This is a predicted complex of two RNAs, RNase P RNA and transfer RNA, with 468 nucleotides together. The coordinates come from a structure-prediction model, not an experiment, and the mean pLDDT is 77.
[in-house]
RNA sequence: CGUGUGGACGUGACGGCCGCGGGCCGAUCGCAAGGUCGGCGUGAGGAAAGUCCGAACACGACAGGACACGGUGGUGGGUAACACCCACCGGGCGGGCCGGCGACGGCCCGUUUAGGGACAGCGCAACAGAAAGCAUACCGCCGAUGGGGGCGCAAGCCCCACAGGUAAGGUUGAAAAGGUGCGGUAAGAGCGCACCGCACGCUUGGCGCCACGCGUGGCAUGGCAAGCCCCACCGCGAGCAAACUCAAGCAGCCCCUCCCCGGAAGCGAUUCCGGGGGCCCGUGGUCCGCGGUGGGGCGGGUAGAGCGCACGAGCCCGUCGGCAACGGCGGGCCUAGAGAAAUGGCCGUCCCCGCAAGGGAACAGAAUUCGGCUUACGGUCUACACACUUU
RNA sequence: GCGCCCGUAGCUCAAUUGGAUAGAGUAUCGGGCUUCGAACCCGAGGGUUGCAGGUUCGAGUCCUGCCGGGCGUGCCA
Numbered sequence: 001c002g003u004g005u006g007g008a009c010g011u012g013a014c015g016g017c018c019g020c021g022g023g024c025c026g027a028u029c030g031c032a033a034g035g036u037c038g039g040c041g042u043g044a045g046g047a048a049a050g051u052c053c054g055a056a057c058a059c060g061a062c063a064g065g066a067c068a069c070g071g072u073g074g075u076g077g078g079u080a081a082c083a084c085c086c087a088c089c090g091g092g093c094g095g096g097c098c099g100g101c102g103a104c105g106g107c108c109c110g111u112u113u114a115g116g117g118a119c120a121g122c123g124c125a126a127c128a129g130a131a132a133g134c135a136u137a138c139c140g141c142c143g144a145u146g147g148g149g150g151c152g153c154a155a156g157c158c159c160c161a162c163a164g165g166u167a168a169g170g171u172u173g174a175a176a177a178g179g180u181g182c183g184g185u186a187a188g189a190g191c192g193c194a195c196c197g198c199a200c201g202c203u204u205g206g207c208g209c210c211a212c213g214c215g216u217g218g219c220a221u222g223g224c225a226a227g228c229c230c231c232a233c234c235g236c237g238a239g240c241a242a243a244c245u246c247a248a249g250c251a252g253c254c255c256c257u258c259c260c261c262g263g264a265a266g267c268g269a270u271u272c273c274g275g276g277g278g279c280c281c282g283u284g285g286u287c288c289g290c291g292g293u294g295g296g297g298c299g300g301g302u303a304g305a306g307c308g309c310a311c312g313a314g315c316c317c318g319u320c321g322g323c324a325a326c327g328g329c330g331g332g333c334c335u336a337g338a339g340a341a342a343u344g345g346c347c348g349u350c351c352c353c354g355c356a357a358g359g360g361a362a363c364a365g366a367a368u369u370c371g372g373c374u375u376a377c378g379g380u381c382u383a384c385a386c387a388c389u390u391u
Numbered sequence: 392g393c394g395c396c397c398g399u400a401g402c403u404c405a406a407u408u409g410g411a412u413a414g415a416g417u418a419u420c421g422g423g424c425u426u427c428g429a430a431c432c433c434g435a436g437g438g439u440u441g442c443a444g445g446u447u448c449g450a451g452u453c454c455u456g457c458c459g460g461g462c463g464u465g466c467c468a
Stems, first nucleotide, its partner, number of pairs: 002386008012350007020043002023040007045363001049374002052372005057239001059237002069235005074088005089115001090113010116230002121228002123224002138170002140166003145163002147160005178196006197219001198217005204211002244306003252298005258277008280292004314333008351360003392464007401417004410448001419435005441457005
């Protein structure tokens, strides 16, 4: 000096003035609700975003179980919970070193991992290739054995490549029936042996996933489950426009006052039911007509108001436990709550860049609240790793 | 707030259970026909399948995260 990863900060700092939201206090007006004025302190983020997970809160439904549907998936831990976080295990990729004839193995560093089950079942694998799933024989190799032919008195030898044997070698593919070496054979083959890999069993260690070691098996149970599916576990639905309290207006229902008409019950007084009108206002000089209209109460509840709603799984510091995530204890702090939605602007000084004029730039803005994830982001500081240059 | 859908050539649409080099129509360009133009005939170009990553031998298709666009719905009387 550069690159990568992680962490911290994040429209520079201080002061003044004006404005806006909400809070408290005071003055004043008002019966009250509340209005006006003044003062004090306060007012966006690391992602407030996407709304992708998990919860709190709260309503509806709900005995329990099963099916269906959706989600999660190594192990252990953290947490209120999670698909999040931490640690470990296993796997993949890249680089370096070492051992071995070789197959391959070991160690270190970095990085990555949606990582249960493929002998429960179904399904898929185009093209190429001989063959793609309890497989096959195209080119090859062999032709021991059987067959045919020839030679030979015979034993036997030679030829054919017919039956057949073979899975070493070649060809295809992403993937081809474990691999390497030696033996073996007519040629071959786990056919045999040693080693490597794999599977299974046991011992030891570990909470566990697993690891080391030993033994057994010739290895005819390859891949895909981010295809259906199986297993285990989890999951009711809908969201602060939830929920709750108060409650204009309109509509509904009940009661109350005068008159008339009709009907019913009753001997009657009277009561009940239905309909119409009066009283009042407008049109108007008057009448008719037309239109409107009373008082009280009830339940649900719209507008609206309040509450939910800011002390919380809260933040900071110290200490202890833990590898860590995180937790315990002690001390300190209070930090927006609007609701169509405030958080802005100006001036001065300092700082940075620039000769100066001038500029100080990113992503983006709370909307019930937390814990995460993901995505966006100019710049500054810092830890670690690597590379280069100089000494 | 909650829920859902779509993105393929300039435009409108295809692409079977994941399978080969993603195809049609139209538009554009070139040639033919015609006196010329249209129509018609022949031919050509044009695609990072919205972007990035993953699963898989193989992705337009499956999964995850983004980007863009669109739709539905929200009290009672």